[in-house]
Molecule: c-di-GMP-I riboswitch aptamer
Organism: soil metagenome
RNA sequence: AAAGGGCAAACCCGCCGAAAGACGGGGACGCAAAGCCAUGGGCCUUUGGUUCCCCCUGCGCAAGCAGAGCCAGUGGUCGCCAGGCUGCCGAA
Repeated sequence: AAAGGGCAAACCCGCCGAAAGACGGGGACGCAAAGCCAUGGGCCUUUGGUUCCCCCUGCGCAAGCAGAGCCAGUGGUCGCCAGGCUGCCGAA
């Protein structure tokens, strides 16, 4: 560092799922591991608990309730990061 080749975000359609999201088709924003593995952290989802004494939001005259937060579990994401495994081309 050329050429060839590879993958495919958003979005749309189909389909599975409670959801997050997965899969197939179309489609390309990007990617030199955007190949594989959920092991650690993050984020998302959902169930239970907890707090509402303190902070935020909604309802309420209030008590309080719900959300959010926090803790534990469930599922997901490797195209969030780290770690592990594997790996194509290479011209002048």